């Protein structure tokens, strides 16, 4: 330079005319005139929350959801910083960098561990031993987990002493789990030093621990207007009580009578409030390693309701060719394409993205 990858960012801009919406003045009213009109993700609706309903106030089980430590934040399953573990890279080592990481417990119980294999957790296939029977080959039984097979995984590793043959049965020396001291650190944790132990995995199986959790959901929810019937049915039920009130289940408690619930059928289906000033944006300072806090200056930035934010044209911008090794500058062409679009409001995850850009990382070509 090209390319790929991963991560940050940008993802037009001005006028001019016709539209749509929304708001402000003017105007009786048609209308005029100004002024605002999508996004990094407005998407998924994952997870937190703000608000607002629904209780007279709670208990127990169930059932969700979290899971190394600090710390940030309304809050969180989100973040930042560390620390342990697995992994790559590069050293001759020390050690340096990089990536991932639902990371509580597997001596509380129960379950599973494909194929292979004798055996996947109360291990005896083949081999070493011995013991009885044989003249022997061998057959039966008894030790044995040191060899060998098998497998992702086989009952701590090396060596010795010890057997009949072995065995952590013992010893030395290591590893590894744990307890306790000491040291450093807020902590997780690490580094020594001592003792005891040698239990195969598997909890994104059941479960256990330990912390936490009410449901709903802007079509929430409050008022106005407008409609109207005290309609028809089946059920249950009036204190011996249907049903309903904060989900599921018990229990408690409070309401509760020409009532409840469920079907049929008939009106109405319009406005206004919630409804956009805020954990708000932007700027530069201070302050923390960092997430981020903290005063200060400054901005006011959609609010439709079947859903409005468009389109057309010129110019700049920016990229891409004419171009022949490279750069500049002029000039002609060409292209402005992606994804995608509010719907109550933030704060994050995740996932989509034409082209441009800036870092890192790997590769391909050329040149010096």
């Nucleotide at each position: 330079a090209c390319u790929a990858c991963a991560a940050g960012c940008c993802g037009g801009g001005u006028u001019a005319u016709c539209g749509c919406u929304u708001u402000u003045g003017c105007a009786u009213a048609a209308g005029c005139a100004g002024g605002g009109g999508a996004g990094g993700a407005a998407a998924g609706u994952c997870c937190g929350g703000a608000c607002a309903g629904u209780g007279a106030a709670g208990a127990g089980c169930a059932g969700c959801g979290c899971a190394c430590c600090a710390c940030c934040u309304a809050a969180c399953g989100g973040g930042u910083g560390g620390g342990g573990u697995c992994u790559u890279g590069c050293g001759a080592a020390a050690g340096c960098g990089g990536g991932a990481u639902a990371c509580a417990g597997a001596c509380a119980g129960u379950g599973c561990c494909a194929c292979a294999g004798a055996g996947a957790a109360u291990a005896a296939c083949c081999g070493c031993c011995u013991u009885u029977a044989g003249c022997a080959a061998u057959a039966a039984g008894g030790g044995u987990a040191a060899g060998g097979g098998u497998g992702a995984a086989a009952a701590c590793g090396u060596a010795g002493a010890g057997u009949a043959a072995g065995a952590g049965c013992c010893u030395a020396c290591g590893c590894a789990u744990u307890g306790u001291g000491u040291u450093g650190g807020c902590a997780a944790c690490a580094a020594u030093a001592u003792g005891a132990u040698g239990g195969g995995g598997u909890a994104a199986a059941c479960c256990u621990u330990g912390c936490g959790c009410a449901c709903u959901g802007a079509a929430a929810u409050g008022c106005c207007a407008a409609a109207u019937a005290g309609g028809c049915g089946u059920a249950c039920g009036u204190u011996u009580g249907a049903g309903g009130g904060c989900u599921g289940c018990u229990c408690g408690u409070c309401c509760g009578a020409u009532g409840u619930a469920c079907g049929c059928g008939g009106g109405u289906u319009g406005g206004c409030a919630g409804c956009u000033a805020c954990a708000g944006g932007u700027g530069a300072u201070g302050u923390g390693u960092g997430a981020g806090c903290a005063g200060c200056a400054u901005c006011g930035c959609a609010g439709a309701u079947a859903a409005a934010u468009g389109a057309u044209a010129a110019c700049c911008g920016u990229c891409c060719c004419g171009g022949g090794a490279c750069c500049a500058u002029a000039c002609g062409g060409g292209a402005u394409u992606a994804c995608a679009g509010a719907a109550u409001c933030c704060g994050g995850c995740u996932u989509a993205c034409a082209g441009g850009u800036u870092u890192g990382u790997a590769g391909u070509u050329g040149u010096u």
This is a predicted structure of a 368-nucleotide RNA (Bacterial RNase P class A) from Flavipsychrobacter sp.
Taxonomically the source falls in Flavipsychrobacter (Bacteria, Pseudomonadati, Bacteroidota, Chitinophagaceae).